[in-house]
RNA sequence: UCAGAAGGCUGGAUGACUGCACCGCCCAGCGGUGAGGAAAGUCCGGGCUCCAUGAACCGCAGCGAGCCGGAUAACAUCCGGCGGGGGCGACCCCAGAGAAAGUGCCACAGAAAAUAUACCGCCCGACAUCGGGUAAGGGUGAAAUGGUGCGGUAAGAGCGCACCGCUUGUCUGGCAACAGGUAAGGCAUGGUAAACCUCUCGCGGAGCAAGAUCAGAUAGGAGUGCACUUGGCGUGCGUUCACGCCGCAUUCGGGUAGAUCGCUUCAGCCGUGCAGUAAUGCGCGGCGCAGAUGAAUAGUCAUCCACGAGAGUACUCUCGUGACAGAACCCGGCUUACAGGCCUUCUGACCUG
Repeated sequence: UCAGAAGGCUGGAUGACUGCACCGCCCAGCGGUGAGGAAAGUCCGGGCUCCAUGAACCGCAGCGAGCCGGAUAACAUCCGGCGGGGGCGACCCCAGAGAAAGUGCCACAGAAAAUAUACCGCCCGACAUCGGGUAAGGGUGAAAUGGUGCGGUAAGAGCGCACCGCUUGUCUGGCAACAGGUAAGGCAUGGUAAACCUCUCGCGGAGCAAGAUCAGAUAGGAGUGCACUUGGCGUGCGUUCACGCCGCAUUCGGGUAGAUCGCUUCAGCCGUGCAGUAAUGCGCGGCGCAGAUGAAUAGUCAUCCACGAGAGUACUCUCGUGACAGAACCCGGCUUACAGGCCUUCUGACCUG
């Protein structure tokens, strides 16, 4: 200098005038605060609220997780590690076990795709056909009865041997997943479970349009069906026990649609010390940072800033552009969108000293 990898920040600034919402006050006014890193998606997990009234080392359905260890309120999140794969590398990607418990699938091509085979070829006998042996070589395919080499054989084959792979036993290291060593064994019926399924662990339901309070009004209305203590109901279903209360469904008709709370001080943010590889935890100090409800959080002007283009050649002028996008109970994540600008660490190549 160029090319990459991982992580992070920002995404306009200042002033004047006018305007709006909330809070506070000494209240004709003054002061303070006022939309994000994703507020989006509604995909996970919770806080919170109600059902409700509890239990059963109960059962079913449904859902979720699935290598090992840790963090967290919890999670499909995050951190660290092991194993496999990609890359020169920094780094990136994947995930339980079972296919011999059962069922299913592997198109096309190919001789044959799992109760699987002999097309070409090789060898032997015949020599016109044909018969026998073979799965080492070739072809087809994503995948073809472990791989490489040597010996052996009529030609071949774990047929035998060595190494690798695999199975079983054992030793060492590690919390563990696993890794390494060693001994014995010629040892094989492929793949797919993000196909159904089997196994292990976990989980009540519904949701701020949850729910609570106040005020007010009507019709405490009428009809039909079922049930009625041996019955029914009590927020996934079933059963048992305990407890509580008497109902369930539907048709017609009538009243109300208001106000307040929930609603913003939180698993909060910033700085710092200690512990830890880290995620994170603990201590100390500081800060208070929207709370609307047809929905405020803005508009105008000026100057500056960043980027791009053109002109002049002094660093000046002119023009254009400034992304994705707006709270509605809150928080932790994930996913998606994003013009421009900046920072840190690491890897590779080349050049120079």
The prediction has a mean pLDDT of 75. The RNA shown here (Bacterial RNase P class A) has 353 nucleotides and comes from an Alphaproteobacteria bacterium. Rfam family: Bacterial RNase P class A. About the family: Ribonuclease P (RNase P) is a ubiquitous endoribonuclease, found in archaea, bacteria and eukarya as well as chloroplasts and mitochondria. Rfam classes the family as a ribozyme. NCBI's taxonomy places the organism under Bacteria, Pseudomonadati, Pseudomonadota, Alphaproteobacteria.